């Protein structure tokens, strides 16, 4: 853990009563992290604030969920992972080290020039240079070859690559691919922000119902962030009152067929499957099973049989569902 | 059942536009002082910032997800 029995517990039905019949936790009922139904307030309206989401297409009541696909990364591959809009609107930040952290004050080095000296060199000053060294997570952001230069450098050229725009082809689309032209731009948005889209607030302790008080208004109350707008004729108070409704038949379960790559949807047939309010769903006995450890036996060395002891998980409805996460 | 807040040294607390070795008081250990103890003086470890994962060059701090504790609500 399963089956059977006995005794209990919570609902339902039957019975005059005694009593009888039948039902009674989950894959997560949990965390309360998202979404919806339902209820109240405008059939929830406008603006701002605030919050959330972030490739595309689809599924869905809805979603931050799911499916398929695209891009990127890893992997020989099968496959796995992916908070995956914008850094060329603007602002902020980039510690230490380093000359310099983004408007480059040139540290070493290279080249040039003036001066001095013990003169093919050394030192000092000015200028040029971002190719090389060094620091750093990151160094001005374009790799290779050639040209060019005093020395260098996309400074120029060719090829390859990146990115943007336009056009063609394929795809619903993200995107892929081809061609032409332009550009040479650091990183960071799980920093502020911008763009697009979504979100009214409160939760069944809602709300209804109950008892009591009040009595017609430039008032009051409600919309639980603000303003506008709107609504109501009533508004307020009460209480360990949870006695009744809400409360369990539903985006329901099982199965067959069909559509679809799939998520999912359509349809036929069958079923009814907890409803407590300090909170039921348990206890005992017998038998059987699983797991762990030890002993004995067999063995093809994988394990199997037998016996003894221990153990039998995680947890547990509270308005209801779809997910996610965790155990 | 519903809603909200917190967790940093043994204890009480600081520290958040992400940065230099994470600090303070008490307590504790050792040394000095004293005949000895206390007080006092000096020195010192105080620690995986509740756990795990992620973003980032870099996380106590930002994001996700768990754990624990506390409070409010008829």
């Nucleotide at each position: 853990u399963g089956u059977a029995g006995u005794c209990g517990c919570u609902g339902g039905c039957c019975u005059u009563a005694u009593g009888g019949c039948g039902a009674g936790a989950g894959g997560a009922a949990a965390g309360u992290c998202c979404g919806g139904g339902c209820a109240g307030c405008a059939u929830a309206g406008g603006a701002u604030a605030c919050g959330g989401u972030a490739g595309u297409u689809g599924c869905u009541a809805a979603c931050g969920g799911c499916a398929a696909c695209c891009g990127c990364g890893c992997g020989u591959a099968a496959g796995c992972g992916u908070a995956g809009g914008a850094a060329a609107a603007g602002u902020g930040c980039c510690a230490c080290a380093g000359a310099a952290a983004c408007u480059a004050u040139a540290c070493c080095g290279c080249c040039u020039u003036a001066g001095u000296c013990u003169a093919u060199g050394a030192c000092u000053g000015g200028g040029g240079u971002a190719a090389g060294g060094g620091u750093g997570a990151a160094a001005a952001g374009a790799g290779u070859a050639g040209g060019g230069c005093a020395a260098g450098a996309g400074c120029c050229u060719a090829c390859a690559g990146a990115u943007c725009u336009c056009g063609g082809u394929g795809g619903u689309g993200a995107c892929a691919u081809c061609g032409a032209g332009g550009u040479g731009g650091g990183g960071u948005a799980a920093a502020c922000u911008c763009u697009a889209c979504c979100g009214g607030c409160u939760g069944c302790a809602a709300g209804g119902a109950g008892a009591c008080c009040u009595a017609u208004a430039u008032a009051c109350c409600g919309u639980g962030a603000u303003c506008c707008g709107c609504g109501g004729a009533u508004g307020g108070u009460c209480g360990c009152u949870c006695a009744c409704c809400g409360c369990u038949a539903g985006a329901u379960c099982g199965u067959g067929c069909g559509a679809g790559c799939a998520a999912u949807c359509g349809u036929g047939c069958g079923g009814c499957u907890a409803g407590a309010u300090a909170g039921a769903u348990g206890a005992c006995u017998a038998c059987a099973g699983g797991c762990u450890u030890g002993g004995c036996g067999u063995u093809u060395c994988g394990a199997c049989g037998u016996u003894a002891a221990g153990u039998u998980a995680c947890a547990g409805a509270a308005c209801c569902c779809g997910g996610c996460u965790u155990a | 059942g519903g809603c909200g807040a917190a967790g940093u040294a043994g204890c009480u607390c600081a520290g958040u536009u992400g940065g230099c070795u994470a600090g303070a008081g008490c307590a504790c250990a050792c040394g000095g002082u004293u005949c000895a103890u206390a007080c006092c003086c000096g020195u010192g470890g105080u620690g995986u910032c509740g756990a795990g994962g992620g973003u980032u060059c870099g996380a106590a701090u930002c994001c996700c997800c768990c754990c624990u504790u506390c409070g409010c609500u008829a």